[in-house]
Molecule: small-subunit ribosomal RNA
Organism: Pseudomonadota bacterium
RNA sequence: AUUUUAGAGGAUUUGAUCCUGGUCCAGGAUGAACGCUGGCGGCGUGGAUAAGGCAUGCAAGUCGAGCGGGUCAAUUUGAGAUUACAUCAAGAAUUGAUCAGCGGCGAACGAGUUAGUAACACCUUGGUACAUACCUCAAAGACGGAGAUAACCAGCCGAAAGGUUGGCUAAUACCCGAUAGUCCCGCAAGGGUAAAGUCGCAAGACACUUUGAGAUUGGCCUAGGUCUGAUCAGCUAGUUGGUAGGGUAACGGCCUACCAAGGCUAUGACCAGUAGGGGGGCUGAGAGGCUGAUCCCCAACGACGGCACUGAGACACGGGCCGUACAUCUACGGAUGGCCGCAGUCGAGAAUAUUUGACAAUGGGCGAAAGCCUGAUCAAGCGACGCCGCGUGCAGGAAGAAGGUCUUCGGAUUGUAAACUGCUUUUUUAGGUGAAGAACUUCGGUGACUGUAAUCUAAGAAUAAGGAGCUGCUAACCUCGUGCCAGCAGCCGCGGUAAUACGAGGGCUCCAAGCGUUAUCCGGAUUUAUUGGGCGUAAAGGGUGCGUAGGAUGAUAGGUAAGUUCAAUGUUAAAUCUCGGGGCUUAACUUCGAGGCCGCAUUGAAUACUGCCAAUCUAGAGUGUGGGAGAGGUUGAUGGAACUCACGGUGUAGGGGUGAAAUCCGUUGAUAUCGUGGGGAACACCAAAGGCGAAGGCAUUCAACUGGCCCGCUACUGACUCUGAUGCACGAAAGCGUGGGGAGCAAAAAGGAUUAGAUACCCUUGUAGUCCACGCCCUAAACGAUGUCUACUGGCUAUUUCGAGUAUCGACCCUCGGAGUGGCGAAGCUAACGCGUUAAGUAGACCGCCUGGGAAGUACGGCCGCAAGGCUAAAACUCAAAGGAAUAGACGGGGACUCGCACAAGCGGUGGAGCAUGAGGUUCAAUUCGACAAUAAGCGAGGAACCUUACCAGGGCUUGAAAUCCAGACGAAAGCUUGCCGAAAGGCGAGCCUUCUCUCAAGGACGGCUGGACAGGUGCUGCAUGGUUGUCGUCAGCUCGUGUUUUGAAAUGUUCCCUUAAGUGGGGUAACGAGCGCAACCCUUACCUGAUGUUACAAGUGUCAUCGGGAACUGCCCUCAUUUUGGGGGAGGAAGGAGAGGAUGACGUCAAAUCAGCAUGGCCCUCUGAUGCCCUGGGCUACACUCGUGCUACAAUGGUUGGUACAAAGGGCUGCCAAGCCGCAAGGCGGAGCUAAUCCCUUAAAACCAGCCUCAGUUCAGAUUGGGGGCUGAAACUCGCCCCCAUGAAGUCGGAAUCGCUAGUAAUCGCGCAUCAGCCAUGGCGCGGUGAAUACGUUCUCGAGUCCUGUACUCACCGCCCGUCACUUCAAGGGAGCCGGGAGUACCUGAAAACUCGCUCUGCGGGCUUAGGGUAAACUCGGUGACAUGGAAGAAGUCGUAACAAGGCACGCGUAGCGGAAGCUGUGCGUGGAUUAAUUA
Repeated sequence: AUUUUAGAGGAUUUGAUCCUGGUCCAGGAUGAACGCUGGCGGCGUGGAUAAGGCAUGCAAGUCGAGCGGGUCAAUUUGAGAUUACAUCAAGAAUUGAUCAGCGGCGAACGAGUUAGUAACACCUUGGUACAUACCUCAAAGACGGAGAUAACCAGCCGAAAGGUUGGCUAAUACCCGAUAGUCCCGCAAGGGUAAAGUCGCAAGACACUUUGAGAUUGGCCUAGGUCUGAUCAGCUAGUUGGUAGGGUAACGGCCUACCAAGGCUAUGACCAGUAGGGGGGCUGAGAGGCUGAUCCCCAACGACGGCACUGAGACACGGGCCGUACAUCUACGGAUGGCCGCAGUCGAGAAUAUUUGACAAUGGGCGAAAGCCUGAUCAAGCGACGCCGCGUGCAGGAAGAAGGUCUUCGGAUUGUAAACUGCUUUUUUAGGUGAAGAACUUCGGUGACUGUAAUCUAAGAAUAAGGAGCUGCUAACCUCGUGCCAGCAGCCGCGGUAAUACGAGGGCUCCAAGCGUUAUCCGGAUUUAUUGGGCGUAAAGGGUGCGUAGGAUGAUAGGUAAGUUCAAUGUUAAAUCUCGGGGCUUAACUUCGAGGCCGCAUUGAAUACUGCCAAUCUAGAGUGUGGGAGAGGUUGAUGGAACUCACGGUGUAGGGGUGAAAUCCGUUGAUAUCGUGGGGAACACCAAAGGCGAAGGCAUUCAACUGGCCCGCUACUGACUCUGAUGCACGAAAGCGUGGGGAGCAAAAAGGAUUAGAUACCCUUGUAGUCCACGCCCUAAACGAUGUCUACUGGCUAUUUCGAGUAUCGACCCUCGGAGUGGCGAAGCUAACGCGUUAAGUAGACCGCCUGGGAAGUACGGCCGCAAGGCUAAAACUCAAAGGAAUAGACGGGGACUCGCACAAGCGGUGGAGCAUGAGGUUCAAUUCGACAAUAAGCGAGGAACCUUACCAGGGCUUGAAAUCCAGACGAAAGCUUGCCGAAAGGCGAGCCUUCUCUCAAGGACGGCUGGACAGGUGCUGCAUGGUUGUCGUCAGCUCGUGUUUUGAAAUGUUCCCUUAAGUGGGGUAACGAGCGCAACCCUUACCUGAUGUUACAAGUGUCAUCGGGAACUGCCCUCAUUUUGGGGGAGGAAGGAGAGGAUGACGUCAAAUCAGCAUGGCCCUCUGAUGCCCUGGGCUACACUCGUGCUACAAUGGUUGGUACAAAGGGCUGCCAAGCCGCAAGGCGGAGCUAAUCCCUUAAAACCAGCCUCAGUUCAGAUUGGGGGCUGAAACUCGCCCCCAUGAAGUCGGAAUCGCUAGUAAUCGCGCAUCAGCCAUGGCGCGGUGAAUACGUUCUCGAGUCCUGUACUCACCGCCCGUCACUUCAAGGGAGCCGGGAGUACCUGAAAACUCGCUCUGCGGGCUUAGGGUAAACUCGGUGACAUGGAAGAAGUCGUAACAAGGCACGCGUAGCGGAAGCUGUGCGUGGAUUAAUUA
């Protein structure tokens, strides 16, 4: 050191929560590819697709010491020719080199690839019926002889490749004979079988033959392991075995003949699909999952298919033969070829390198050796493809430079970063020195890499930084641009004018010669769960039982030792992995040692448990015996009520039905009623939370037959038990077949209603069916949504049934023990709801089932069925959810309680008329803008002729009508008077005056002008805002702190009872307190009183005014209620239970209203003469029409004429204006008084008293129009008000509908004020006068509050949501067919080769078998396909409204019929139905 240590989560379903559950992310990895970028080195690695096709070169040769020849060279000779020498030369010998051939060995290794193969192919273990060239050891031997053949020569054929004939020759080629210890056959006797030489002077060496042994390598057998599919369930004739023979190196159906009928299979045969296997690699805490590149082992293959030959070894990658396809050459007759060797090329592909060097090293072949060969190998080249290492500088340096960016304009940041100063030289470049790898050798020499690594010197910061990201997950943020566009995105999701999410800039973060993306695998995922999950409601218990295989199994002792445990031995190749050392400067890499490799086998030991063997027992299970209850089943009888039909009697006009009706029945006598008879179906009361059954299910009564259960007694058997895949049986309703039956009910159908429609709900009819017998079907919400069995774990209570005890004559009651059926609940469990001895608790045994939603319980296939259909059961595609329980709200055509002029009871209106006014619409040059249910519309506007004014037309101005600052020149430019043009604004002029500070000058103030900063905008956004306001609503609510409960959201408090106008108060209470609201405090008013006293009135008073005080609190009495709070009545009192009215508006809702009251962010218009500013005129006042709010009326409770009374509250100096006079009047003249309790507006009007009118379009009503006047104002044409005369419209009380009001109120009558020159005011805000009716009550309408409840809503019912149809896109299934692939079968044909037979025998012919080819009918897989079908998806299509609330007919499941569609209806079932009542507790 090992043993032994290792496990992180997050985002996303919701308004929020917990759970279930999927999806996605963060990590690691790769023979990778792509994008951007790229300094160096080391070590690795690199055709994964088309086992597609290949030009060219090379990849397997070697041996002359096996052999005979050819050629060349040298030497020695040399017939002969010539000859002075020299020279030439057939031939012979020797030596050397070389060429083809014969012969030997090798070529079966090495190198490549992964097509096939699901198999003894591979891995692990064991075995032997076998072989093994070269190598090692041992023994023995090697004698004699013969014949041929290639090469070579000659002839012939052929384009070529090549072939053929004749002739000569050698050997370590081949053959014969001899020998035969060992060897082979055989029981034995006996028989059979061998050889080669070469080199060397020699010794000897190398070869050769036979045998044995060894080593190595192989062959074969064997147990176990080895992917997916059962929508592959049966497969198999050489098949399984035997006998005999053949064959092989060897066993064997390996082959043949005969015999037998076997063999395999649910522990998955056969078939189909996919795939080389292992050592290992990646990941993981591990168990596992995925994978099989490089390296090592094994296998298989060599264009595709078959075959053998040679050989020790092959059925042979660079050997042969045949067939097929392809390619090349061709003289058309034929011939040739096989890169899945190394390079390289084309092709396909997202994609994978040089037609390099060397045999120096390591190895291989041959050789005696030198040596030759070696694309094995060693090296180099290319590629960031991967891993590892190094560098791109270090230190100092604040004026915190410039520039950039942001800014609250102050600054901040980039940032010690740069510049600058100093230093260093890894790297780079240049030069010098220069290895190891290296041993071999004939001793001469020999390194591809390579002048490489290393090292020394010099130069100089010199040659060297990018990529991705910055909303959350996830480290890192600002500005601008864009405006649901462009775009982003792994998931959730960003973007519709203030985007940290798009694009850019700046800044920042993370990695770094890389960084991101894509693809794939593991992880996270306990999301297939052995470790380590579940099934009441989330996905999931089979509809129920019987039972086969299988699994599990009571007590006691014994045996055995299969499982189990321990030990030893063998094996688990090396590499890889872990640890410790070593070597390259380090690391990667490499090397040594140790460990590990979790497995298998053999031997020995142990015996608790399981198994097995044999034995015993009785607690499980069963039998017996005596009782008991029961809608258990089957069959046959039987009874009464109801219904219907027929007949008869009575009787008369209706009946029936509904929300209301109608269809329908009835004067041919219905309904009703009485009697008689027929018929079929179902069984009231008893009856129950009750009983029985395995479930479905079962009910009049009786009988027969029959199954199961419980209790008591303990006699018997002796584990006989539990569960239960396949299988078998049963299995509601509907439905089907055949035959009956048919009263009622009732799918379909018909009619009537309802309705927009109504294929429905309602009504009238009505056929299948419902009933019986026999035969099918086999499904249900077949549910306790809870499989069966066993054991254990507090109770209380009700009920059915049996027994025991006490007691009794007996029964009941009571206590106890079983077996059921219910309720509530301890512990515990559960996500919660809930379950809780009848478990969903604690454990055990076995079976079934689940793994996101949809597509879909569908398609295809198979099985079953007469059919309907059932059972089994996917995928493509698509979504990021679907879902469970509970919580808070909101909502309900849900419930309870309560309130409100909400309804009701009343009074008066609106809606009809005319007019006024506002709005819509339309028109227009403009009719400025805003406000739109309630909460817009007599609203902003509490005063549009000009102005206002924002709109339109036209004319003008441009530092501007107004503001601040700067600069410049000027000093009366300002002011006053005035001329011309003009509609005015404005423009062009003239005259007068000559400012202040100051002696002058300069400067300043002031003024306009010019230029520049800037102004200005009723332009946009109320969905960027402030402020203000409306509304729910003056409704009684809305919350918090602490505590407590719950896993949590949340709850409690605030619920409950009583009470109140009130969450007002009281009681109770896991709550106790508190805040904003309520109330009170404030104002007005009603009564009394004190003080003061302008005005009032004749004084003095005090109507009155001002400032204070008192008074009312359920205080007193009676009564009800609960000891309260409080309610009802009464007294007193001016006022009585809040005396009346006002102001006061909680948390919040409506993205409510307002950028045009004001303020304000952002955007826009402005030297581009305007969206700014000025002016004149016009418009806001238009007019077919619609709506809102009002006024006046329609008359006699009135109109009109005359007369007589009584207010309050306000306003007044640019004002109110008296008396008096004029005018019919509006008004005018006039001028007193009044800054107001003094004067004026100011006569109030209804009322009352009289007269007339007499029910009519009028003596009602007053619109409209004509004429004449008055007033305001520069100005009444568009467009004012008032007066007088004349005119005299509609209208006779208003459809559906709708509004206000509960007392000094409604109704009615007048008065005042604001705004304002005047006024379109009938509006608004106030004031007083006269002055009612009604409220039983809360059923209904509307609104509100509290509690309970349901929910699929939360943008909250104006919600959600279903289906058809129409359009677009996508994938899939069907499909007349068409095309292609695959595996077989039958038949025909059939090459080469092996085997065999024959013959005229180096050959020919036949047979058998077979690759291949063809034909036929089926099977299977895929492509395509007119057409029709369903599905999925798609911001704003059509039709309806099915579901969620009682969803407006409760919903759902099964089944059947019908219908545009959701769906409707029948029938049985479920509650996963609301509400109400009853019963029980």